[in-house]
RNA sequence: AGGGUUUGAUCCUGGCUCAGAACGAACGUUGGCGGCGUGGAUGAGGCAUGCAAGUCGAACGAGAACCCCUGGGUUCGCUUGGGGGGGGAAAGUGGCAAAAGGGUGAGUAACGCGUAGAUAACCUACCCCUGGGACCGGGAUAGCCGUGGGAAACUGCGGGUAAUACCGGGUAACGUCCCGAGGCCGCAUGGCCUUGGGUCCAUAUGGUGCUUCCGCCCAGGGAGGGGUCUGCGUCCUAUUAGCUUGUUGGUGGGGUAACGGCCUACCAAGGCAGUAAUGGGUAGCGGGCGUGAGAGCGUGACCCGCCACACUGGGACUGAUACACUGCCCAGACUCCUACGGGAGGCUGCAGUCGAGAAUCAUCUCCAAUGGGCGCAAGCCUGAGAGUGCGACGCCGCGUGGGGGAUGAAGGCCUUCGGGUUGUAAACUCCUGUCAGGGGGGAUGAAUGGCCGUGGGUUCGACCUACGGUCACACUUGACAUAACCCCAGAGGAAGCUCCGGCUAAAUUCGUGCCAGCAGCCGCGGUAACACGAAUGGAGCGAACGUUGUUCGGAAUUACUGGGCUUAAAGCCCGCGUAGGCGGUUUGGUCAGUCAGGUGUGAAAUCCCUCGGCUUAACCGAGGAACUGCAUUUGAUACUGCCAGACUUGAGUGAAGCAGGGGGGUGUGGAACUCCGGGUGUAGCGGUGAAAUGCGUAGAUAUCCGGAGGAACGCCGGUGGUGAAAACGAUGCCCUGGGCUUCUACUGACGCUGAGGCGCGAAAGCUAGGGGAGCGAACGGGAUUAGAUACCCCGGUAGUCCUAGCCGUAAACGAUGGGUACUAGGUAGUGGAGGUUCCGAUGCCUUCUCUGCCGAAGCAAAAGUGUUAAGUACCCCGCCUGGGGAGUAUGGUCGCAAGGCUAAAACUCAAAGGAAUUGACGGGGGCUCACACAAGCGGUGGAGCAUGCGGCUUAAUUCGAGGCAACGCGAAGAACCUUAUCCAGGGCUUGACAUGCACGGAUUAGCCCGCUGAAAGGCGGGUGACGCUCUUGAGUGGAACGUGCACAGGUGCUGCAUGGCUGUCGUCAGCUCGUGUCGUGAGAUGUUGGGUUAAGUCCCGUAACGAGCGAAACCCUUGCCCUUAGUUGCCAGCGGGUCAUGCCGGGGACUCUAAGGGGACUGCCGGUGUUAAACCGGAGGAAGGUGGGGAUGACGUCAAGUCCUCAUGGCCUUUAUGCUCUGGGCUGCACGCGUGCUACAAUGGCAGGUACAAAGGGCCGCGAAACCGCGAGGUGGAGCUAAUCCCAAAAAAACCUGUCUCAGUUGGGAUUGCAGUCUGCAACUCGACUGCAUGAACUCGGAAUCGCUAGUAAUCGCAGAUCAGCUAUGCUGCGGUGAAUGUGUUCCUGAGCCUUGUACACACCGCCCGUCAAGCCACGAAAGCGGGGGGCGUCCGAAGUCGCUGAGCUAACCCUUCGGGGAGGCAGGCGCCGAAGAUGAACCCCGUGAUUGGGACUAAGUCGUAACAAGGUA
Repeated sequence: AGGGUUUGAUCCUGGCUCAGAACGAACGUUGGCGGCGUGGAUGAGGCAUGCAAGUCGAACGAGAACCCCUGGGUUCGCUUGGGGGGGGAAAGUGGCAAAAGGGUGAGUAACGCGUAGAUAACCUACCCCUGGGACCGGGAUAGCCGUGGGAAACUGCGGGUAAUACCGGGUAACGUCCCGAGGCCGCAUGGCCUUGGGUCCAUAUGGUGCUUCCGCCCAGGGAGGGGUCUGCGUCCUAUUAGCUUGUUGGUGGGGUAACGGCCUACCAAGGCAGUAAUGGGUAGCGGGCGUGAGAGCGUGACCCGCCACACUGGGACUGAUACACUGCCCAGACUCCUACGGGAGGCUGCAGUCGAGAAUCAUCUCCAAUGGGCGCAAGCCUGAGAGUGCGACGCCGCGUGGGGGAUGAAGGCCUUCGGGUUGUAAACUCCUGUCAGGGGGGAUGAAUGGCCGUGGGUUCGACCUACGGUCACACUUGACAUAACCCCAGAGGAAGCUCCGGCUAAAUUCGUGCCAGCAGCCGCGGUAACACGAAUGGAGCGAACGUUGUUCGGAAUUACUGGGCUUAAAGCCCGCGUAGGCGGUUUGGUCAGUCAGGUGUGAAAUCCCUCGGCUUAACCGAGGAACUGCAUUUGAUACUGCCAGACUUGAGUGAAGCAGGGGGGUGUGGAACUCCGGGUGUAGCGGUGAAAUGCGUAGAUAUCCGGAGGAACGCCGGUGGUGAAAACGAUGCCCUGGGCUUCUACUGACGCUGAGGCGCGAAAGCUAGGGGAGCGAACGGGAUUAGAUACCCCGGUAGUCCUAGCCGUAAACGAUGGGUACUAGGUAGUGGAGGUUCCGAUGCCUUCUCUGCCGAAGCAAAAGUGUUAAGUACCCCGCCUGGGGAGUAUGGUCGCAAGGCUAAAACUCAAAGGAAUUGACGGGGGCUCACACAAGCGGUGGAGCAUGCGGCUUAAUUCGAGGCAACGCGAAGAACCUUAUCCAGGGCUUGACAUGCACGGAUUAGCCCGCUGAAAGGCGGGUGACGCUCUUGAGUGGAACGUGCACAGGUGCUGCAUGGCUGUCGUCAGCUCGUGUCGUGAGAUGUUGGGUUAAGUCCCGUAACGAGCGAAACCCUUGCCCUUAGUUGCCAGCGGGUCAUGCCGGGGACUCUAAGGGGACUGCCGGUGUUAAACCGGAGGAAGGUGGGGAUGACGUCAAGUCCUCAUGGCCUUUAUGCUCUGGGCUGCACGCGUGCUACAAUGGCAGGUACAAAGGGCCGCGAAACCGCGAGGUGGAGCUAAUCCCAAAAAAACCUGUCUCAGUUGGGAUUGCAGUCUGCAACUCGACUGCAUGAACUCGGAAUCGCUAGUAAUCGCAGAUCAGCUAUGCUGCGGUGAAUGUGUUCCUGAGCCUUGUACACACCGCCCGUCAAGCCACGAAAGCGGGGGGCGUCCGAAGUCGCUGAGCUAACCCUUCGGGGAGGCAGGCGCCGAAGAUGAACCCCGUGAUUGGGACUAAGUCGUAACAAGGUA
């Protein structure tokens, strides 16, 4: 610090996601030790049990057990009584504490918290300091004793008793309060000091003591603590906008420690709120903690401060303090006890338990230390605290060994089989001794305190106390932890987890086969998965490692630091204007903001720095810094604010002019249209792509005249004008708004923007009333169409128009808010003003306003924008934060309605998007080409047959090929063979074929024979070779055989794993590269443009310059000539010969053969053209503009074809999917299609006659002559390994003659019968051919469709490959005869280049929309149902305070005649208030709900085709 992910690629916008850190965590796997921390986050749910607050006998009375003394009884164990002494338990009175400590975060949005202040409005027990004081009395009561009630809890009555319990009186102040006087001061009420009068107070208690200490009272002060008040800060929500009646203020009274509506009576009618009142939701707050560069964001566990709470609600009492966690009263819920009458309880203290939960510990030890309460003290109490235990929950540290060790062992895994890797890893060897284990050892946490002694101070001393110092002795206090160190033994007890496609460090094999599964995002898996599972190997971290959740970061993705709004999300439709924000020049004042300094505060802990203590670290300690804040004070005065004054440039006013479809009202006009009346006139009109509906003989359309009506205003008219926008267009008049120019007289900042608010606001729509010509939703009809609720046509109602009123929205757009200033120009237009000229016109120049275009810089993702900014700045407003859901639901509000405004969430996706690029595509455009069309000729499609394919059939009809580019294709030959995983059946198993090894035995190999069998095969017999060595024979070897092992074999699968080969676009003219340049980039340029060409062929131009693969050329063939050569070819001349023939001698002239050359290059001429390339015409020439033909096929496309040519990965098979044999099938036939052949006839058929080729083939061959046969053919065998011989001849068509005479024929030959020939082991399935006989369909072929531009089409025959034969009419070649048409590009098809649009990129066979159907999910509505919340009204009204009463009761004081009375108090009663409860009507929230609505999502459902190209109606 960034990365991944939208695209074919690019840049941008933008979301999602990852890498980091953290946690009171949880889960999975694993787990050695220690230190320090930390651990109920959920149900503030319920709780058994134990403990968590007592203490003081130096406040008080009494005093059990027990002991001693003493009396009686006695079984001598003991028992009983009285008194005294000791002893002190339990309980009680009283004091202090119990309001602390400890827990929790429910409530609380608040002066609750934080910070800074105030208290002139307050309190303070214990502690400290100072001063003063403590006099005289009194009556009770618990305990106790007696006696009752009750199950219990508890409680009644009588008697008597003490106090530091309670009460009365006295004294008294510098004190309190009231009244008065004086002085000083302040902050408004007031405060302080001095002083006069009145009022108000106490415990002689304790001590082994008589003095001190503790304690008590009054007053003042202090410290610490608390109460109250105030400024500022403190979450979300406006889909909460109004709230409030003790409410706001005053007066009187009450109340409190204290101010105050805190409470009450009366009076007034206020108070709060857009700077967010009120309401709703959520939440304890802070120091801090996490993260972050910071600003921030999130958070509030542990520790510290504050607050709040204690089963829920209410209440007071006591007290210095409470409305009180382990106190009281009442109500409620719950639990427990009960004798049913009544009672008891409150773990959100420490442990523990149940429950719920993903989840959080011991019913431990001790008061040794620290601290707290009480006490003089000893001491007691203390689940505060200190410790231990449990949990890898976190942080930190340590270990699981170290050195050497290569035959690189074995094993594993991979392998190209060579090896590599695991890996110095192990083994082995030499060492070490941490931790754990065993045994020793014992520092430290302990300091106090008490007692004794000594010394000092206080008044001598005892005693006691305090302070400071010192010394020594002895006796003590440890729950828990235990270091260092020493010894023992021995590598021994101690390693896992996750990951390995990219991000992201680390890969191979096998298994699996869109299955099982993975996944944070992108995405993997459909037979070769580095992504699933396993193994091996590797990477990372390590007693842990991963996962999940959450927070911050990355995210500048809420942007204060630090973002945006033309097109990506985003400028309100436009204006006026309130609050607010901002604001010209200048002077003075002030000092609020601002700046600087001082002071106070900002608790401690934390963070940071330095130092120190634990072996280190974590952890802990000390000091410093910091705490960016707040308050206060002193100062500065530039800027802002405020106050006062001045100014004119902003703004406005005035004057003089100017332009204008600016607005409103009321008249007027012509053209057109429709209707009505009349005339002329006749059969059509109208409408369309074509039609029809419609109108018309009842007279339309057309035309003329007249009349009526409504709406709109042609030309001018213009990127011209006006207006804020919407909008405004004939013309006159009236009313009226704004703008511009010039002058510079006046005012003197009066300005800009503008949340709310108010107004204007196209069209459509609504209400009421008019109006209605044309047009025209809806609707009707006609067409189109598969359908056509559309597009087209004929009609036509609302509406469009007017008046009045609503609505308030538009792609209301410049998709660009308003204002001000600044920042190059050029050019055009509108409206003014000025200058130049004597004036005018015109031109030129200057200037202001408005409207456009092009462009510098800049800006921008780019497109673009660019003084009319999207540049540079400032001010104000509005708006945005991924796509969908959705501008929807719900709520509110406006509206008559339609609907508008405001405006979510669940859920879902990994994108959605902008601009530009390259392609592809378009029922876009331009240019150009091609038998593409057109012009022609001949076909196919109809018939019969041949052949291939589909389908059907079959035991099997083997397989492949499938638009063009499969279908007379693989197959250049299926009767057997071929032939195959075809079918039925019979056989073989190292095999029909290859190589190697081992063993075996003979002889095998070969040849012959027999049996069986359909054959293959099986069984048996005979004969019998070969090399080498020795040699009668034996041994051995190669081959062979048998057995066995490796292996062979497979036309089995995958052409979507492949090589190779091939088809196609297409012989189309294209496809690229280097360097340079342009662009952020993909890319562009070059290769585009102007010409030209068959061509990216060439020329010119040119930020390009060059180059490559293609095109062309080179190659073959053919056409002309020449040279050379002359057999097997040729024969002109010479000679010979024959019936005849180059037959012979000869010849090389010619043809020809086959080798080499020449020739053609736009070379020449003319014209056109850019002086070019080139084109047109011409000459010459055998040939003319690549002469004809062939071979040759760029980058690539189609996952095109082929695993059945071959090769090959992987998979499958191995007595079978291999091999072999027999027979059958591939030929099967209702049908459909393709390709052909033969025809339908007279340009013909038949018969006869007669002429002319080329190119091929031949020894398992071609096969002559001759003879036989009607013929196929047979016999025969010459010649030929071929320019010699043969096929082979008669080439055929053509030509000549004859005949047929238009017919199913003398056309046509299918089919069938009979008889034959040939090949072959064999022609039944299933061959070809011959002869005779038979003689079918067919009379030129619907829609549609194919080939061909010249030696071509058409037509005619010949040959060859394959091959025993043949299905060949096929295919490949050869020659013969030999046309027609077109010089055009509108259309169909295909192609090339340029351009344009695009939502396509698997690229239009693309993409994609909506309904319906199915599944699933969340949400809305809904008759209702259920629950909750806060208020309001009414009723009832506990406890309790307060008030009134108090005839009952009553010790203290007073009076008394001693009977009593009074004062005071209590019970009781009444009243106000008052919790819970009851009830009523509303409101809000949540859940649920038959049904219903749309929405999201879901490989292959239905219907259409809306959008993207002019998307076929933009």